The part of an RNA shown here (small-subunit ribosomal RNA, 3' major domain) has 468 nucleotides and comes from an uncultured bacterium.
Its Rfam family is "Bacterial small subunit ribosomal RNA". Its family is annotated with ribosome and structural constituent of ribosome in the Gene Ontology.
The RNAcentral record of the full RNA draws on ENA.
Context: one part of a larger RNA
């Protein structure tokens, strides 16, 4: 001056408590670890590694392995040099690169030469090799925690204090009151973005009150500018009024409002920790390779499989399965795309065929509602594994794709100890969409909306903070 402490006090978090719902036990999915392996590339490892880098591993990617090749090279650039065989087609070996052999045969310009391309020669290659404990730029954490300092003065021989403490306050070192401090910056708040309210402008592709046509039906048409609604812009909440404590700062009722004390959400992360993660995004020191630690092909592996761990999906049923029939979103994509609608098929899908580069056309909802069944069973529960057929994607589905259709029909009866999430339009449930991408191994992610709860006495106890 700090950390620490089973020291004290005051004070906060879904920290416990009160509660919904989960994991932990099945089956599979998917990452790890071990283990195998020719290779099962490489990193990430308490919190803060482990559906994490990977927002798409069958070739490619790809870094790993076995094999065949190359050696100024797989790309580019500068300069010279040689050629004109650019450039197309073909056989021959190969598994492919790649060697190798033949045949046609260059443009503009009189022409010099230029444009392009090939060998070729010199100069700059290359490495996802190593070191994140040499870095630089990002990133997790502690934490959206309320803290971190600093000038000048004052006090200490001095480290250092003091302001930043007391006494109230507040989410907030937030504002008051006091005060040897008085002031300032980084943080804290608000400026920024959506939501929730109005108004005002504009109305097309959106919208439909009143008029008018029309239809099997339809805002389908005239037409209209009210509504929804788009999208701009402007208002609006400030403890602004009111009462009650309070010196104040603020608190606590209340009115009025679409909204009330920070409305919700967002995005925004101080000084600083963790030699914290990353040389495999990326750039860069140093140090190692240079006919290979560089490059290219084929093929295989990253997909193994006695087991352990994590995070997830589906399930164990009747608040449910299944069957018909019906209704209502949001946000987003969409031309080498999305596709209506017709046929054909049980279906996946095909076939033809239209609209649409889209508030115009398209992908396109599900739980819900009404009917009807099943009657507590390893079943009309649950779908693992499996055999058979088949369809799409791509050059290619054997190692290793997805999705149909028929059969098959396992564990599983609600999970030990122990753990986790969440305070409201959340939790639970229900489906939609997009990135990525031929296709998908997504049940992952990031969004979106539909339905829509329970509990917080209370801070003694776990944890993690902040002041004294």
């Nucleotide at each position: 001056u700090g950390a620490c402490g089973g020291g004290g006090g005051c004070c906060c978090g879904c920290a416990c408590a009160a509660g919904c719902g989960g994991a932990g036990g099945a089956g599979c999915a998917u990452g790890u670890g071990g283990u195998u392996u020719a290779a099962u590339u490489c990193g990430a490892u308490g919190a803060u590694a482990c559906g994490c880098g990977a927002g798409g591993a069958a070739c490619c990617u790809u870094a790993c392995c076995c094999a065949g090749a190359c050696u100024u090279g797989a790309a580019c650039g500068u300069a010279g040099a040689u050629u004109g065989g650019a450039u197309a087609a073909a056989g021959a070996g190969g598994a492919a690169a790649c060697u190798u052999u033949u045949u046609a045969g260059u443009u503009a310009g009189u022409a010099a030469u230029a444009a392009c391309g090939a060998u070729u020669u010199a100069c700059g290659a290359g490495g996802u090799g190593c070191u994140g404990c040499a870095u630089g730029g990002u990133u997790g954490u502690c934490g959206u925690c309320a803290g971190c300092u600093c000038g000048u003065g004052c006090c200490g021989u001095g480290a250092g204090g003091u302001g930043u403490c007391a006494g109230g306050u507040u989410a907030a070192g937030u504002c008051c009151u006091a005060u040897a401090a008085c002031g300032a910056g980084c943080g804290c708040a608000a400026c920024c973005c959506u939501u929730g309210c109005a108004u005002a402008u504009a109305g097309u592709u959106a919208c439909c009150a009143g008029c008018a046509c029309g239809u099997u039906a339809a805002g389908g048409u005239g037409g209209g500018g009210a509504c929804u609604c788009u999208a701009u812009a402007u208002g609006g909440a400030c403890u602004g009024c009111c009462g009650c404590c309070g010196c104040a700062a603020g608190g606590u009722g209340g009115a009025g409002g679409a909204a009330g004390g920070u409305g919700g959400g967002g995005a925004u992360g101080a000084c600083g920790u963790c030699a914290a993660a990353u040389c495999a995004g990326c750039a860069c020191g140093g140090c190692c390779c240079u006919u290979a630690c560089g490059u290219c092909u084929g093929g295989g592996g990253c997909g193994a499989c006695a087991c352990a761990c994590g995070u997830g999906c589906u399930a164990c049923a009747a608040u449910g399965g299944c069957a018909a029939u019906u209704a209502c979103a949001g946000a987003g994509g969409g031309c080498a795309g999305c596709u209506a609608c017709a046929u054909g098929g049980u279906g996946a899908c095909a076939u033809g065929a239209u609209g649409c580069g889209a508030a115009u056309c398209u992908c396109a909802a599900a739980a819900g509602a009404u009917u009807g069944u099943c009657u507590c069973a390893g079943u009309u529960c649950g779908g693992a594994u499996a055999g058979g057929a088949g369809u799409c994607u791509g050059c290619a589905a054997c190692c290793c794709g997805a999705c149909u259709c028929c059969u098959u029909g396992a564990a599983g009866u609600u999970g030990g100890a122990u753990u986790c999430g969440c305070u409201a339009g959340u939790a639970a449930u229900c489906g939609c969409a997009g990135a990525u991408c031929a296709g998908c191994c997504a049940u992952g992610c990031u969004g979106c909306g539909g339905u829509g709860a329970a509990u917080a006495c209370g801070u003694u106890c776990c944890c993690g903070g902040g002041c004294c």